A computed fold for a 478-nucleotide part of an RNA from a mouse gut metagenome, annotated as small-subunit ribosomal RNA, 3' major domain. It matches the Rfam family "Bacterial small subunit ribosomal RNA". Its family is annotated with ribosome and structural constituent of ribosome in the Gene Ontology. The RNAcentral record of the full RNA draws on SILVA. Its mean pLDDT, the model's own confidence on a scale to 100, is 82.
Context: one part of a larger RNA
């Protein structure tokens, strides 16, 4: 001066409490280990790996294995030289790639034997490597942690490391801010300042939207008209302890309260200091060094990445009456669409199919919101719960669904009656719970990212468990 402590004080955090609602039983989705394999390609490892890289593994992807080609090479340059050019159909052969053959094919500039592109090309130069080291780098993530802190200049004090200041007394979400002080300023952080969501004023009025006028339908903003209102989308306003009481040290600020849509950081996002962990990544990508060069490089076909005594993670879906099922009705937001959405219509039990109106979309279309309400039925059963699993019969996508897609119909109806020990998430439009949409993508979600509906309970309180902060004290540790 740090690190430490089963040493103190003080603080703060869904850390405990106080609640609710899950995990851990149970089926099945997925990710991991492990075991298997000719291969199960690789990386991620307490928090901070595991529905993670992966926003999507029949083929391709794909880096793995198995066979079957190639060897200046699938890709770049250079490159003697060669050519009715590139290319394009056929046909032979192959599991396919490579491979043979035939036919067709005449760029552009130019007077031109010639340039200029293109192809092919021997010798080499080189190409290539998802091989290796993240413990040799760059960049780039993650965590403590959105925790309040970390430092610097110049004085000043100490032989000196180094201390001051950053302590001290309020206060704050904050090293925020007042007071005070051998210290005075400053710098990265904090907060503002950027988006957005709450109100509301100009300005706009079609593709929106209809209050009053006309018109008109079977009905509808349909039409005429019109921009009031909704709503869109460009600029302001507004929220600052401004105001009043007490409290406080005539501070800082703090409890109340007035007004006001919003009140004390209003509510979400974005933003992450110094540093830490030889975290994480040579498989985004760059790259040093080292390794392979007829292979560790490249191409094709078919198999693995999907495998199963097990063992964990993270979910979906249950176990039922605050419910299942059936009828007939209401109300979102937020996005997407041309190799697309695809309506009305007709077939089909239904996934689906024909077929084609309309939309590069505030127009058309996906497009049905779902739980909700109401009327009906079940009436506590392994049941009209729950759907696993298995069988036959089809739909769609794709050169192709056998390893190894998804939906449909019908038939089967497995486990399961609320879950030890132990643990996890949330404090408000939040948990809980309902459905919607997008991204990736031919097709393929219970998974991610948004998106709106319905809407709760509980916080006495800081003894105790985990983390972190500021100060102090002990130390045989640095």
């Nucleotide at each position: 001066u740090g690190a430490c402590g089963g040493g103190g004080a003080c603080c703060c955090g869904c850390a405990c409490a106080a609640g609710c609602g899950g995990u851990g039983g149970a089926g099945c989705a997925u990710g991991u280990g492990g075991u298997u394999u000719a291969a199960u390609u690789c990386g991620a490892a307490g928090c901070a790996a595991c529905g993670c890289g992966a926003a999507g593994a029949a083929c391709c992807u794909u880096a793995c294995c198995a066979a079957g080609u190639c060897u200046u090479g699938a890709c770049a340059u250079c490159g003697a030289g060669c050519u009715a050019a590139a290319g394009g159909u056929a046909g032979a052969g192959u599991a396919a790639u490579g491979u043979c053959u035939a036919c067709u094919g005449a760029g552009c500039c130019u007077u031109g034997u010639g340039g200029c592109a293109a192809g092919c090309g021997a010798a080499g130069a080189c190409a290539g490597g998802u091989g290796g080291u993240g413990c040799a780098u760059g960049g780039u993530u993650g965590u403590c942690g959105u925790c309040a802190g970390c430092u610097c200049g110049u004085g000043u004090c100490g032989u000196g490391a180094g201390a001051u200041g950053u302590u001290g007394g309020g206060u704050u979400a904050a090293g925020u801010c007042c007071c005070g002080c051998a210290a005075c300023g400053a710098g990265c952080g904090c907060a503002a300042c950027c988006c957005u969501u709450a109100u509301u004023g100009u300005u706009a009025g079609u593709a929106g939207c209809c209050a009053g006028c006309a018109g008109g339908u079977a009905g509808c903003g349909c039409u005429g008209g019109g921009c009031a209102c909704u709503c869109u989308a460009a600029u302001g306003a507004g929220a600052c302890u401004g105001c009043c009481a007490g409290g406080g040290a005539g501070a800082a600020c703090c409890u109340g309260g007035a007004g006001g849509a919003a009140g004390g950081c209003g509510g979400g996002g974005a933003u992450g200091a110094c540093g830490u962990c030889a975290a994480a990544u040579c498989a985004u990508c760059a790259u040093g060094c080292c390794c392979c060069u007829u292979a560790u490089g490249a191409c094709u076909u078919g198999g693995g990445c999907u495998a199963c005594a097990c063992a964990c993670g993270u979910g979906c879906u249950a176990c039922a009456a605050u419910g299942g099922c059936g009828u007939a009705a209401a109300c979102a937001a937020a996005g997407u669409g041309a190799a697309g959405c695809g309506a009305g219509a007709g077939g089909g039990a239904g996934a689906c199919c024909u077929g084609c109106a309309g939309c590069a979309a505030a127009g058309c279309a996906c497009a049905a919101a779902a739980a909700u309400a109401a009327c009906g039925u079940c009436u506590c059963a392994g049941u009209u719960c729950g759907g696993a699993u298995u069988g036959u019969a089809g739909u769609c996508u794709g050169c192709a669904a056998c390893u190894c897609g998804a939906c449909u119909a019908c038939a089967u109806g497995a486990a399961g009656c609320u879950g030890g020990a132990a643990u996890c998430g949330c404090u408000a439009g939040u948990a809980a719970u309902c459905g919607c949409a997008a991204a990736u993508c031919a097709g393929a979600a219970u998974g991610u990212u948004g998106c709106g509906g319905u809407g709760a309970a509980u916080a006495c309180g800081u003894u105790c468990c985990c983390g972190g902060g500021u100060c102090u004290u002990g130390u045989a540790c640095a």